Model confidence (mean pLDDT): 80 of 100. The part of an RNA shown here (large-subunit ribosomal RNA, domain I) has 495 nucleotides and comes from an uncultured Pelagibacteraceae bacterium. It was read from a public genome assembly.
Context: one part of a larger RNA
């Protein structure tokens, strides 16, 4: 020094586990604000570092309803409280909510500064004073009436918010095996505006000699038929079969809106079954075997291993107050504007249309112009003619659709700690960048802390080794299992 073997350290892989997580599903809710919001600072506990909670009335104050024994939050402990005269706890309803922030008396580098006015109880006191539109009143120039403009008063908007709508304006990579029409694509990212959905919508539609009957969404028609440097690509409609279906209005009917009556409807909570009986194994019984019960309950989760009958629950019942709230009828009151002309159409010049001018019809519209008026327009894809059909230029309209920041309840041939959310834990935290922005690692003693009194080695609040606990301490807080890969001790045999 090599094999081997036994025994240890390190590590933290596997396995078993879930406290979070992902995707759906049914219901619900689709706002929230100047009555001061998301979103913050900064306080606030006997003793407080963080989170929760809450705001100078500060882990909280009232009042009601439910609830019955313990309680003073995640978090022990210690001190000191409250409670059957009913607390904590859960729901309603209220009351307080500092300071910034749409921030709104002025200012400002957010959480600061500096102010006027009125009032009182004279203070560290209440309340009030942005700006815009719109309504009323009151006043008022150049200027005689008058208008401008000005002051006070109510009202109503400002900002945030996840995706779904509607509009405004609108790229590029990219594809075309290079690139210009084209495409990507009317996305993306920006403005705007509203709703719980929105937008459409009750023919100046379509069909085709039969007729059909507002909008929406879906299957299919169908990659047809078309359209295309006829390339890459683009991509209908008619018709059918489904999902829902509703029709109204312009002069007094319906909506809407406010108010009154009346009626219903939700929320915490509550009650309801059945041998846990008996041995053996074990630390411990729910296991085994023996005997029994229940069941509209044998969904599920916890108890020291696997529990219909121990404990939460669950099936089915039963009940639910005061306030507010919602939705319904019904009643009164209040609003709304007369049939649609600078319109249809035509030239230019674009956009939409599955259609890229093109035989290009139909919408639309910047520009120039410009009709008829039911004996009369419009369409039927260039246009004529005949024949069909409909009645622009006026308004409202559920419902099927679309999403899902966010609340319930459940499902999962979905993960299980390098997975699944960046995040199972002080997570958008730490840390990293002037910003803008990036962005992590970190889960498990035990069935219970019984968390190791005492007592020894030692400088040591280290680390051991007793004793003790416990089924187990090779389960000892660097803890469940504890792989390799490294790094030792002992020993055997070879050198």
């Nucleotide at each position: 020094g090599g094999c081997g073997u036994a025994u240890g350290g390190c590590g933290g892989a596997u396995g078993c586990c879930u406290a979070g997580g992902c995707a759906c599903u049914g219901a619900a809710a689709g706002g929230c604000g100047a009555u001061g919001a998301a979103g913050g600072a900064c306080g606030u506990g006997g003793u407080a570092u963080a989170c929760u909670g809450c705001g100078a009335u500060a882990a909280g104050u009232u009042u009601c309803g439910g609830g019955g024994a313990g309680u003073u939050g995640u978090a022990u402990g210690c001190a000191g409280g409250c409670u059957u005269u009913g607390a904590u706890c859960c729901g309603a309803a209220a009351a307080u909510u500092u300071c910034c922030g749409a921030a709104u008396g002025g200012g400002a580098c957010a959480a600061c500064c500096c102010a006027c006015c009125a009032c009182u109880u004279u203070a560290u006191g209440u309340g009030g004073u942005a700006c815009u539109u719109c309504a009323a009143a009151c006043u008022g120039a150049a200027u005689u009436c008058a208008u401008a403009g000005g002051u006070u008063u109510g009202a109503a908007g400002a900002g945030c918010u996840a995706a779904c709508c509607c509009g405004g304006a609108g790229a590029a990579c990219u594809g075309a095996a290079a690139c210009a029409u084209c495409u990507a694509a009317g996305u993306a990212a920006c403005c705007g505006g509203a709703g719980g959905a929105a937008a459409a919508g009750a023919a100046a539609u379509c069909a085709a000699u039969u007729g059909a009957g507002a909008u929406u969404c879906c299957g299919u028609u169908a990659g047809u038929a078309g359209u295309g440097g006829c390339g890459a690509g683009c991509g209908a409609a008619c018709g059918c079969g489904g999902a829902a279906c509703a029709g109204g209005c312009c002069a007094g009917u319906a909506g809407c809106a406010a108010u009154a009556u009346u009626g219903a409807a939700a929320u915490a909570a509550u009650c309801u079954a059945a041998a846990u009986a008996g041995u053996u194994u074990g630390g411990a019984a729910a296991a085994a075997c023996u005997a029994a019960c229940c069941a509209u309950a044998g969904a599920g989760g916890g108890u020291g291993a696997u529990a219909g009958u121990c404990c939460c629950g669950u099936a089915g019942g039963a009940g639910u107050a005061a306030u507010g709230u919602u939705c319904a009828a019904u009643g009164u009151u209040g609003u709304u504007c007369u049939u649609g002309a600078g319109u249809a159409g035509a030239g230019c010049g674009g956009g939409a249309c599955a259609c890229g001018u093109g035989a290009a019809a139909u919408c639309u519209u910047g520009u120039u112009u410009g009709a008829a008026u039911u004996u009369a327009g419009g369409g039927g894809g260039a246009c004529c003619a005949c024949c069909c059909u409909c009645u622009a230029a006026g308004c409202c309209u559920a419902a099927a659709u679309a999403c899902u920041c966010u609340u319930c309840a459940g499902u999962g041939a979905c993960c299980g700690a390098u997975a699944g959310u960046g995040a199972a834990c002080u997570a958008g935290u730490a840390c990293c960048g002037u910003g803008a922005g990036g962005g992590a690692a970190a889960g498990g003693u035990g069935a219970a802390a019984a968390g190791a009194a005492c007592c020894c080695c030692u400088a040591u609040u280290a680390g051991g080794g007793g004793a003790g606990u416990g089924a187990a301490a090779u389960a000892g807080a660097a803890c469940c299992u504890g792989a390799a890969a490294c790094c030792g001790u002992a020993u055997g045999c070879c050198u």